Context: one part of a larger RNA
RNA sequence: UGACGGGGACCCGCACAAGCGGUGGAGCAUGUGGCUUAAUUCGAAGCAACGCGAAGAACCUUACCAAGUCUUGACAUCCUUCUGACCGGUACUUAACCGUACCUUCUCUUCGGAGCAGGAGUGACAGGUGGUGCAUGGUUGUCGUCAGCUCGUGUCGUGAGAUGUUGGGUUAAGUCCCGCAACGAGCGCAACCCUUAUCUUUAGUAGCCAGCGGUUCGGCCGGGCACUCUAGAGAGACUGCCAGGGAUAACCUGAGGAAGGCGGGGAUGACGUCAAAUCAUCAUGCCCCUUAUGACUUGGGCUACACACGUGCUACAAUGGCGUAAACAAAGGGAAGCAAAGCUGUGAAGCCGAGCAAAUCUCAAAAAUAACGUCUCAGUUCGGACUGUAGUCUGCAACCCGACUACACGAAGCUGGAAUCGCUAGUAAUCGCAGAUCAGAAUGCUGCGGUGAAUACGUUCCCGGGUCUUGUACA
Numbered sequence: 001u002g003a004c005g006g007g008g009a010c011c012c013g014c015a016c017a018a019g020c021g022g023u024g025g026a027g028c029a030u031g032u033g034g035c036u037u038a039a040u041u042c043g044a045a046g047c048a049a050c051g052c053g054a055a056g057a058a059c060c061u062u063a064c065c066a067a068g069u070c071u072u073g074a075c076a077u078c079c080u081u082c083u084g085a086c087c088g089g090u091a092c093u094u095a096a097c098c099g100u101a102c103c104u105u106c107u108c109u110u111c112g113g114a115g116c117a118g119g120a121g122u123g124a125c126a127g128g129u130g131g132u133g134c135a136u137g138g139u140u141g142u143c144g145u146c147a148g149c150u151c152g153u154g155u156c157g158u159g160a161g162a163u164g165u166u167g168g169g170u171u172a173a174g175u176c177c178c179g180c181a182a183c184g185a186g187c188g189c190a191a192c193c194c195u196u197a198u199c200u201u202u203a204g205u206a207g208c209c210a211g212c213g214g215u216u217c218g219g220c221c222g223g224g225c226a227c228u229c230u231a232g233a234g235a236g237a238c239u240g241c242c243a244g245g246g247a248u249a250a251c252c253u254g255a256g257g258a259a260g261g262c263g264g265g266g267a268u269g270a271c272g273u274c275a276a277a278u279c280a281u282c283a284u285g286c287c288c289c290u291u292a293u294g295a296c297u298u299g300g301g302c303u304a305c306a307c308a309c310g311u312g313c314u315a316c317a318a319u320g321g322c323g324u325a326a327a328c329a330a331a332g333g334g335a336a337g338c339a340a341a342g343c344u345g346u347g348a349a350g351c352c353g354a355g356c357a358a359a360u361c362u363c364a365a366a367a368a369u370a371a372c373g374u375c376u377c378a379g380u381u382c383g384g385a386c387u388g389u390a391g392u393c394u395g396c397a398a399c400c401c402g403a404c405u406a407c408a409c410g411a412a413g414c415u416g417g418a419a420u421c422g423c424u425a426g427u428a429a430u431c432g433c434a435g436a437u438c439a440g441a442a443u444g445c446u447g448c449g450g451u452g453a454a455u456a457c458g459u460u461c462c463c464g465g466g467u468c469u470u471g472u473a474c475a
Stems, first nucleotide, its partner, number of pairs: 001475002003472003007469007015459002019423005026314008034305001042053002064300007073125001077124002079121006088103005106115003127289002130287003136283002138278003141274001143272001148187006154163003167178003193266004198235007207225003212222003238260001242254004316416001320375005326369001332363003337356002342351003382413001387408007429451007
């Protein structure tokens, strides 16, 4: 000087407390461990692994296993030589790849050849999701959006170092003010960026309709751009002004205002810590394989199942279930696409196909909610697992192993032990909608809006962090 303390002082955080809702019990989904297996590919491991890499394993993917095959190779460059093709089509063969036969079939030219493509050969080489993340780059997590981490000059100290950065206040903040052997500066904080909340202005179609006219009653047409909205440009918030408090400062309370003292949300992550994660995104040193640890194909596996754990979904019901007929979003997607209307089917869907590269058309029905009716506390008109039958769709192909539909079947479950998690406001809780991936395949993920609470006395205690100080046989 640090680190540590079941030392001290001060401060902060959904850290506790006060509340609301969960997990832990049930069924299922999904990930992991274990066990099994020919293989159940690999990685991730307290917080910070476990709906994680994977924004989507029937084949492919795929790295694993079995079997059948290839050896200059599936991919790249160079050399020698032969051919004129390659692609495509047909037939045979095969589990498939491979292979065989036939048809079709290049360009330029100074006719020497050149380009391109295919076959054969030779070796240089290719290839490796093989090892090492404890050889590395790059990227990422975490402490933590915590308020810290340092430097120059000066001064003090023999020196390691100290000072500045400590002290008195204050702040979300090393934020600011005052003081001070310090004076300045840098990386962080804040601001600059995006979005949201208010207003003005410009513009007015594909958006809108106050007033006027028409109307097939649909902003549909004429017309208009006032309003909503869209998207450009501005204004606005700065402790600026006023009042009170305070050391006149920082700051605190009120007023005005759509918004008030950081207005809400996002992006943004200092010096460093964990030999943290990743050689399987990629790149890369070294080591290893080279008729195989490379490559192709078919089938299987990654989907197994005495069990254990994590994360979720659906419930156990009346603040509910079911039925009927009504209402109100936002944000997105659409051409190998989204698909209206019509018809068929109980339905999943099918037929036909208007319109739309979309503020025009379409996915699209928002659902909770409100109204009316029914059920009356039951393992039920709760709950829907499992199973049977019949189907729909995607796709070469749904047996292993897809999603959905109809009818039937109707399991556990009556609010969950010890323990444990999230959340402070348009939040929790609850309700649907969309998108990426994607042929098909979400209870996951990422977004969007609808309805919309309760509580916070306080900092004694638990956990984590910051500053100062003290002790130390630690570095």
The part of an RNA shown here (small-subunit ribosomal RNA, 3' major domain) has 475 nucleotides and comes from a metagenome. The full RNA is in RNAcentral, with records from SILVA. Its mean pLDDT, the model's own confidence on a scale to 100, is 80.